The RNA shown here (Bacterial RNase P class A) has 391 nucleotides and comes from Arenicellales bacterium WSBS_2016_MAG_OTU3. A source record names the gene rnpB. Its Rfam family is "Bacterial RNase P class A". Rfam links the family to the GO terms dimeric ribonuclease P complex, ribonuclease P activity and tRNA processing.

RNA sequence: AGAGCCGGUCAGACGUGCCGCUGAUACUGUUUGCGAAUGCAAUCAGUUGUUGGAGGAAAGUCCGGGCUCCACAGGGCAAGGUGCCAGGUAACGCCUGGGCGGCGUGAGCCGACGGAAAGUGCCACAGAAAAUAUACCGCCAGUAGCCGUUUACAGCCGCUGGUAAGGGUGAAAUGGUGCGGUAAGAGCGCACCGCGCCGGUGGCAACAUCGGUGGCAGGGUAAACCCCACCUGGAGCAAGACCAAAUAGGGAUUCAUUGGCGUGGCCCGCGCUGAAUCCGGGUAGGUCGCUUGAGGCGCGUAGCGAUGCGUGUCCCAGAUGAAUGGCCGUCCGCUGUUUUGUGCGAUGUACAAAAAAGUGACAGAACCCGGCUUAUCGACCGGCUCUUCCC
Numbered sequence: 001a002g003a004g005c006c007g008g009u010c011a012g013a014c015g016u017g018c019c020g021c022u023g024a025u026a027c028u029g030u031u032u033g034c035g036a037a038u039g040c041a042a043u044c045a046g047u048u049g050u051u052g053g054a055g056g057a058a059a060g061u062c063c064g065g066g067c068u069c070c071a072c073a074g075g076g077c078a079a080g081g082u083g084c085c086a087g088g089u090a091a092c093g094c095c096u097g098g099g100c101g102g103c104g105u106g107a108g109c110c111g112a113c114g115g116a117a118a119g120u121g122c123c124a125c126a127g128a129a130a131a132u133a134u135a136c137c138g139c140c141a142g143u144a145g146c147c148g149u150u151u152a153c154a155g156c157c158g159c160u161g162g163u164a165a166g167g168g169u170g171a172a173a174u175g176g177u178g179c180g181g182u183a184a185g186a187g188c189g190c191a192c193c194g195c196g197c198c199g200g201u202g203g204c205a206a207c208a209u210c211g212g213u214g215g216c217a218g219g220g221u222a223a224a225c226c227c228c229a230c231c232u233g234g235a236g237c238a239a240g241a242c243c244a245a246a247u248a249g250g251g252a253u254u255c256a257u258u259g260g261c262g263u264g265g266c267c268c269g270c271g272c273u274g275a276a277u278c279c280g281g282g283u284a285g286g287u288c289g290c291u292u293g294a295g296g297c298g299c300g301u302a303g304c305g306a307u308g309c310g311u312g313u314c315c316c317a318g319a320u321g322a323a324u325g326g327c328c329g330u331c332c333g334c335u336g337u338u339u340u341g342u343g344c345g346a347u348g349u350a351c352a353a354a355a356a357a358g359u360g361a362c363a364g365a366a367c368c369c370g371g372c373u374u375a376u377c378g379a380c381c382g383g384c385u386c387u388u389c390c391c
C1' cells in the first nucleotide's frame, strides 16, 4: 500500500431564529361543588413563564419473563416444545466458555450436534441388487455339442458350479490401502488406518489420548413415525379495578283502580294504559392500571467470559380521531454538471479548488422488560489476519 476478519459508537450538526402539536408544573382568569369564612377540590382557557417529548431496530409478534384475571390436592395419559458439555440469567429455543464435525492460507465463520444393534415406514431414475439380499458383463473350474487337426492343445456356442478382485448403474453398493494366498477370488491370513468392546491416564463434563482385545457385525433416512431425557395450566392492558348519563327494560314501597285512552252516534261490551319515590345491573363516557424499571451512566471489585456484587449519581415520551412536525439561515456528507489549476505520449484522464443545483439510509412508541430475526445511506473508533514492497 492492497485485500479481509471481529467488536463497539453515531444515525447530519448548529442558531438567546420563526410558526405549530403534546405531557408536567407555576401564575392569571372562567365555571362548578363544599364551607360561616380567609379558602379547599375539580374543570376549562391563556399572543404567559419554566421544562420533557421516538428507535437501534419503536418492525415481525417468533421465543422467554414481569404484571392481571380465571383454573388448580397428588399422580398418570395425551398434546406441544427442547436435545454435545459446563456455566450465566427472573427465564429462555438466548448468551458465554469449551468439545466434536465442516469451511477458509489466516484473523475467523457455520452446525436441531441424543438414539438407526426396540419396532415400523421410505429410498425417484438407473441398476443384477436399495437391504430377509443378490449376480448383467467379467474372472475361474468342470463338461455336452460344433469346426479345424492324425491326436492333443486352442477356438466357437451352451450347461453346471465357484467368485465379488475388475467393469458397469447410482446421491448412496455390504470397511479402506498394501502384501501374502488362491483354480479364480474373498478379513481367508498379516501390517497400517477405520470400527466395536475392555482397561489406564488427563478433564467437573462433552471428549481427548494410550494400551489390550475382537477379523469386523445391521448402507442411508428420526426438521418420517418412534424410543430416551428434560420442560410446559389457560387467556391477555380490548388483562383487570373504580365512577357512572340519556333511553329502554327489571325490582321494591306508597297512592289510584268510582281514573285515563281507543273502538263507537250513545250505552253495554271488548282492548290498551297507571302516578310518585327509591334500589340495583349493564351501555355511552370518564378515572386508574401508565411508566422508578430484572432502569441509565460513572467508579471499584470477582471472573478467560457471559455476568454477579458493592458504591455514587441521574429521572429520561406517556398520546388515545392517537403529539413528537414544518420553515429560514450557516456549515457538513454524497451525487452529477460547469469553470479554473496541476501532472501524464494528451480534444482524454487523474487529482485539487470554486460555483450554482439536487439530495440526507431503514423506519416511527401504544402495559413493561430480556432475546432472536428481518430492514438499513453512510461515518468514525479499537483489536487482529493475509499478500506485496521499502528500511
Stems, first nucleotide, its partner, number of pairs: 001387010012331004017327003021053006027046003031042004055362001059373002062371005067236004079232005084098005099113001100111004114227002119225002121221003136167002138163006145156002175193006194216001195214008240288004250279006259273005295314008332360004337355008